Molecule: glmS glucosamine-6-phosphate activated ribozyme aptamer
RNA sequence: AGGUUGCUUGAAGCGCCAGAACUGCCCGGGCGGCAGUUGACGAGGAUGAGGUUUAUCGAAAAUUCGGCGGAUGCCUCACGGCCCCCCUUGGUCGUCAAGGAUGGACAAAACCGGGAAGUGAUUUCCGGGACAAAAUCCCUCCGAUAAAGGGC
Numbered sequence: 001a002g003g004u005u006g007c008u009u010g011a012a013g014c015g016c017c018a019g020a021a022c023u024g025c026c027c028g029g030g031c032g033g034c035a036g037u038u039g040a041c042g043a044g045g046a047u048g049a050g051g052u053u054u055a056u057c058g059a060a061a062a063u064u065c066g067g068c069g070g071a072u073g074c075c076u077c078a079c080g081g082c083c084c085c086c087c088u089u090g091g092u093c094g095u096c097a098a099g100g101a102u103g104g105a106c107a108a109a110a111c112c113g114g115g116a117a118g119u120g121a122u123u124u125c126c127g128g129g130a131c132a133a134a135a136u137c138c139c140u141c142c143g144a145u146a147a148a149g150g151g152c
Base pairs, nucleotide, nucleotide: 014069015068016067017066019065020038021037022036023035024034025033026032027030041058042057043056047078048077049076050075051074052073079094080093081092082091083090085151086150087149088148089147099142100141101140103138104137105136111128112127113126114125115124116123117122
């Protein structure tokens, strides 16, 4: 210095890079070699197990291209709440535990100024700073949307 194995920790709109783009160096000047850089901006999202994969929303307009892995999505089952006092079936949701409609609310990057690191691509910090949408939150309204069977 490299490889293998095991353990632990961390991240979850998260991680990674064989393509690609970009930078530095080298040469025999080739889409060459070596070493690097970039590769998604926030909002929202977790009962448990198994399965599954292009898993919500907008901002921006750039490689935010292309790809890999993962994932709070989805499906099934179980458990739990509500719909009915209890049970079964059914519906819907996930402990703030139906659904629908109107209205309202919340961001960061981008951008501007300055600093730090690096030869550079670029990274990072501080200040200024406007603006979303949704399945998130709030108000109001509709509305318990339950039918069948059994129990008391």